[in-house]
Molecule: small-subunit ribosomal RNA
Organism: Bacilli bacterium
RNA sequence: ACUUAAGAGAGUUUGAUCCUGGCUCAGGAUGAACGCUGGCGGCGUGCCUAAUACAUGCAAGUCGAACGAGAACCGGAGCUUGCUCCGAUUCGAGUGGCGAACGGGUGAGUAACACGUAGGUAACCUGCCUUUCAGUUUGGGAUACCCGAGGGAAACUUCGGCUAAUACCGAAUACGAAUUUAAGAGGCAUCUCUUGAAUUUGAAAGGGGCUUUCAAGCCCCGCUGAUUGAUGGACCUGCGGCGCAUUAGCUAGUUGGUGAGAUAACAGCCCACCAAGGCGAGGAUGCGUAGCCGACCUGAGAGGGUGAACGGCCACAAUGGGACUGAGACACGGCCCAUACUCCUACGGGAGGCAGCAGUAGGGAGUUUUCGGCAAUGGGGGAAACCCUGACCGAGCAACGCCGCGUGAACGAUGAAGGUCUUCGGAUUGUAAAGUUCUGUUGUAGGGGAUGAAUGAUUCGUGAAGGAAAUGUCACGAAUUUGACAGUACUCUACCAGAAAGCCACGGCUAACUACGUGCCAGCAGCCGCGGUAAUACGUAGGUGGCAAGCGUUAUCCGGAAUUAUUGGGCGUAAAGAGUGAGCAGGCGGCUAUUUAAGUCUGAGGUCAAAUCCAGUGGCUCAACCACUGUACGCCUUGGAAACUGGGUAGCUAGAGUACGAGAGAGGUAUGUGGAACUCCAUGUGUAGCGGUGAAAUGCGUAGAUAUAUGGAAGAACACCAGCGGCGAAGGCGGCAUACUAGCUCGAUACUGACGCUCAGUCACGAAAGCGUGGGUAGCAAAUAGGAUUAGAUACCCUAGUAGUCCACGCUGUAAACGAUGAGAACUAAGUGUUGGGGAAACCCAGUGCUGAAGUUAACACAUUAAGUUCUCCGCCUGGGUAGUACGUUCGCAAGAAUGAAACUUAAAGGAAUUGACGGGGGCCCGCACAAGCAGUGGAGCAUGUGGUUUAAUUCGACGCUACGCGAAGAACCUUACCAGGACUUGACAUAUUAGUUAAGGCCGUAGAGAUACGGAGAUAUACAACUAUUACAGGUGGUGCAUGGUUGUCGUCAGCUCGUGUCGUGAGAUGUUGGGUUAAGUCCCGCAACGAGCGCAACCCUUGUCCUUAGUUACCAUCAUUAAGUUGGGGACUCUAAGGAGACCGCCGGUGUAAACCGGAGGAAGGUGGGGAUGACGUCAAAUCAUCAUGCCCUUUAUGUCCUGGGCGACACACGUGCUACAAUGGCCGAUACAAAGAGCAGCGAAACCGCGAGGUUAAGCGAAUCCCAUAAAGUCGGUCUCAGUUCGGAUUGGAGUCUGCAACUCGACUCCAUGAAGUCGGAAUUGCUAGUAAUCGCAGAUCAGCCAUGCUGCGGUGAAUACGUUCCCGGGCCUUGUACACACCGCCCGUCAAACCAUGAGAGCUGGUAAUACUCGAAGUCGGUAUCCUAACCGCAAGGAGGGAGCCGCCUAAGGUAGGACUAGUGAUUGGGGUUAAGUCGUAACAAGGUAUCCCUACGGGAACGUGGGGAUGGAUCACCUCCUUU
Repeated sequence: ACUUAAGAGAGUUUGAUCCUGGCUCAGGAUGAACGCUGGCGGCGUGCCUAAUACAUGCAAGUCGAACGAGAACCGGAGCUUGCUCCGAUUCGAGUGGCGAACGGGUGAGUAACACGUAGGUAACCUGCCUUUCAGUUUGGGAUACCCGAGGGAAACUUCGGCUAAUACCGAAUACGAAUUUAAGAGGCAUCUCUUGAAUUUGAAAGGGGCUUUCAAGCCCCGCUGAUUGAUGGACCUGCGGCGCAUUAGCUAGUUGGUGAGAUAACAGCCCACCAAGGCGAGGAUGCGUAGCCGACCUGAGAGGGUGAACGGCCACAAUGGGACUGAGACACGGCCCAUACUCCUACGGGAGGCAGCAGUAGGGAGUUUUCGGCAAUGGGGGAAACCCUGACCGAGCAACGCCGCGUGAACGAUGAAGGUCUUCGGAUUGUAAAGUUCUGUUGUAGGGGAUGAAUGAUUCGUGAAGGAAAUGUCACGAAUUUGACAGUACUCUACCAGAAAGCCACGGCUAACUACGUGCCAGCAGCCGCGGUAAUACGUAGGUGGCAAGCGUUAUCCGGAAUUAUUGGGCGUAAAGAGUGAGCAGGCGGCUAUUUAAGUCUGAGGUCAAAUCCAGUGGCUCAACCACUGUACGCCUUGGAAACUGGGUAGCUAGAGUACGAGAGAGGUAUGUGGAACUCCAUGUGUAGCGGUGAAAUGCGUAGAUAUAUGGAAGAACACCAGCGGCGAAGGCGGCAUACUAGCUCGAUACUGACGCUCAGUCACGAAAGCGUGGGUAGCAAAUAGGAUUAGAUACCCUAGUAGUCCACGCUGUAAACGAUGAGAACUAAGUGUUGGGGAAACCCAGUGCUGAAGUUAACACAUUAAGUUCUCCGCCUGGGUAGUACGUUCGCAAGAAUGAAACUUAAAGGAAUUGACGGGGGCCCGCACAAGCAGUGGAGCAUGUGGUUUAAUUCGACGCUACGCGAAGAACCUUACCAGGACUUGACAUAUUAGUUAAGGCCGUAGAGAUACGGAGAUAUACAACUAUUACAGGUGGUGCAUGGUUGUCGUCAGCUCGUGUCGUGAGAUGUUGGGUUAAGUCCCGCAACGAGCGCAACCCUUGUCCUUAGUUACCAUCAUUAAGUUGGGGACUCUAAGGAGACCGCCGGUGUAAACCGGAGGAAGGUGGGGAUGACGUCAAAUCAUCAUGCCCUUUAUGUCCUGGGCGACACACGUGCUACAAUGGCCGAUACAAAGAGCAGCGAAACCGCGAGGUUAAGCGAAUCCCAUAAAGUCGGUCUCAGUUCGGAUUGGAGUCUGCAACUCGACUCCAUGAAGUCGGAAUUGCUAGUAAUCGCAGAUCAGCCAUGCUGCGGUGAAUACGUUCCCGGGCCUUGUACACACCGCCCGUCAAACCAUGAGAGCUGGUAAUACUCGAAGUCGGUAUCCUAACCGCAAGGAGGGAGCCGCCUAAGGUAGGACUAGUGAUUGGGGUUAAGUCGUAACAAGGUAUCCCUACGGGAACGUGGGGAUGGAUCACCUCCUUU
């Protein structure tokens, strides 16, 4: 330089936001399992648990061409015809050879040179195979089988006799080996190689074949010695890969040496002696866990996890030990011993080892056939044929995995039926089905039918080398023959759409929605969370989505997770900087030159097994699968480069330091000394209090206090100066003086020459409290006592008061030990204050503050004193709780400190900022909010409503303000909804259907409480009517106001609530709307990153107050006439009526102010929104109402519906609300007399007249009303009387007599008259209304209504006040600001004890196991060594005997066992400690606001509990004031 490859997020903390941070999900994978389901094929895979125990069968044999003997059968010969001999074939057993150490299984052990990788062996071995050379000579003695005789149940075994070999042994031969030694060469230290000399040491004369002159030769297979290679093994070394330090010291054959031994070989491998070493913080030792790797899964990668199948290595074979044989074993299917277990037994003794293939039992969620075959590949034996082979090849079982195929295709709308939903119209299932046409993969049936088989074997033929020749060997060709799978794959024909679809999900994440059932139940759930009567979340159904012979779930791993961060994180406040320093190891390190080549870069070589992955090709129809070819990190060897790092050498001065001259300072230690104050003592003066608090009391005081004066004593602390000033590493340091001592700064020169920075462990210092010993003790003051406060008060407040505070010497070692900010270095705008030094000044250096740029930050904020940009080193963090706890260890006298978990539990905990709400936070403002006043309520009687009680029923609703003279503008029946009783059931009322009948209704009579039932008379008008019966349905004042509409209350007629665009902020949001003024007002003005706008405010509307115009009847009457009378004529002036106008706008004047506006004045009927009303923003209270009405859903249907009679809603011990009347003289009563407004009226108002004491009655004019009537207004005024009494006040209650309404006044009406004459003498705590035509007071009218329980309500007018200094306080509200752990928003949140249930855990007298060691004891088998008791074929020896061997005995080592005391570990344990969770338990209220005593940290003491108090510390404290500094104008 080119090419290639490639990384997705979401949910969940909040009212909302950003961040931190955990939890969870979507993906892939598996030797899997479970649930539901299941058509076929191919290729793979299949005890992960009990290395638990195993029945049965098989898994290692073979060779007659090594050997003898034998059996069977065939052939031949001899013949004594059933015996012998010979030959061939086959075979059981034995001797012998080779194999059995391979192949196959498993992963218990092992943290190790076991494995991987790279090397070494000059320190080694290697059967069969290969190369080359030389040989294969000569002798001997046994023995198995067999025969005979015994023992034993068996397994097996003893004795005697015979015999062979490629079995065994001796001798000859030596080119090899060993030892000794000479010379030469080489190397890497020991050494190695070549040549020579001396000594010792071997074999099978074997087997088969051919030729043959039978002497022998040749060929093949063997054998021996040496040699070469290959293969396989052995040993050594570097490097690499687990956890725990709550495992820190380990080691006596241990480390090394010398010598001997052992081994294939090196070596403490073993032994004797000598020395005292060796390993370890770069983790020894110990404990736990684990076979290692190629690889597999995941991931963008770096990594993380795993070590099934396949392949390499290791280890093991019931457990432990041991050797033998052999080339190779300390041997899975061999031996010996010990132990455990199982089996056989004649009880004497024996046998066994599936972690080979099948299979069984057991365990477990869980893993297959007691199959076929050696046809292929491979292995063993053999010359070969061949034999053996549970290796292997195949089949079987299992959806266990991957891959492929199918379950049909095309057309088909009346959009069938059925299902589901429905707004009842329809929609959907759905071209889906049916139906028509077609195809035949698979399936079924029937034919054909492989590859895998050859480089094999046999026979024949041809050729080549060699040889005298032949067999033989090698090469080629032909023929014949060999298949478990399997009549399988494949293929052809025929047949029928026929036989083949499920599973999960459907609230969000996450693709997919409705109905019914259920009703915080049943249940779901991966996280958030669903379910309390309208559940897209539970269950079912329909529909839909996804995947598909599978689909879900569970478990595990990686990913997402940058959530352990090398790539690639952090530590001011979220978790996180050690309290501070000194400093060893370690890490890092200034400038120049030169050298080296360890790091680094680069070239080449070796290796990186195969398989796998990847790329490219090819073979199975494709794919999975399989085959071929190619491709690399790492490690090692070697050549080169020299910039950088490292090492060496030589220098330099910028870092660091030294010397010199100045300087500042509460730096430290010790000694001395000073004054003020407090307390105490003594004395004097002096007298009744002092002291203390919110208020008090305890306390002190007539025995003289407090106060005051003088004198004295003692201890502790050092006012002012004093300052975000100084010094110190931090803790910390403050009168003055002296002595000793450490550090720092500045200045100019000289010197050393990188001497530096950081720092695990280590060492030192380290506030307060606390501890020890000894002093001291004035004040203060935990504990304690008393007094208060309080429901309590183990507190806050007060009075006392001990440790302690002080000193000396020791200990402790912790704090919010804080700048919550580790140390050092460099760089990156400024301005300003201050301390020290220098300079003439500008300015420079060193500290210490503030404001601010860039930049950073989640934001707050930081900003040359960094939290900016970089480098070096150290410390620390990884969700919350449990817990800084337990256990262990170290330290401490103790208190305690340091180190420091887990089980379990939880979906959050947290930081910063935002909007609200709240505060016993602050500021500003308003309101009959307070204050100032007037009149009341609360006391009495009564009325009325409510609660409660009662009742058959006392119908229902309304409950702080905002229910309670409210719904109800009117309960005797009705109303009426309630109760009792009597009745009806398509119904009292509506619509429709079908069938029938004709009047029904009204009137009269009878029965009845009535509804109703029965009967009778009469006449008109109608089938669209009525009645009877049926079915749909009616009906419900039944439930839910928390399913709703509508309506209403309240905050509040308070001044607020929002939007668009722009701007600021990551964002929620902010700005506007804040600020300065002003207003009743977000009203208006000014300013301003805002500019505008909307709903509200105001105005527009009604009424009232003045005037004008118009119009005059029923209203009015000044002038004229008239009357009893505006009665009538007349008038249109006035009043009035009712239409339309005018008028008021801070418009004018003065003052203040920039302005808005305010103050004052004039004019005016009215003056600053003139008075009153209507009008009620966004919203709050799940506020009220399903009983006005409407309405979803639920419930009821001979009743929860409907009708009727009677009763009840009116009860009455009591409590509360709202009123009326009063308590009297501002009054009562009597008489006379004056003045309204606004209304109502025909089933009505009803004049006048007459009757009645009266309520009222009789009769009756007028009036549908500016005409008539209700209708006399009352208080008032005038006169009289009463004279302070329970009264001539007050009128309740009761008796009697009446009137009226009404079917009906008993329960239960109003009114009248006569009589009666109760409480009450102005009302406790508390509390209400009202600011002017208002309060107070006086009457009048109306609605509802037959009447009325109305003293209520709604209106109307008459008379007609007092007071407001003012905003401190109470209540409510508005704006700004501040704090907050609240957001259901303070009626919030929340802490701890106690009580209850459950869970895990610590301690615990102990108890029961396990593991690894140690000491002693015992000691099998066995090797080795010794010995010479017995035995003994080969060799020697004349033979006695010897050599050698075997058995025995002895010794060393040693498995298992036993004993002992410890260590570690697991389980369990009466009881006990704290912890966690739990729905609405108990006690308090500690924290969050100034949380009502600011909170918190360390420490000590105390207390039911949160906690309180003392000492020191922090601000992560509100508020006010002051000080300092800074910014803006």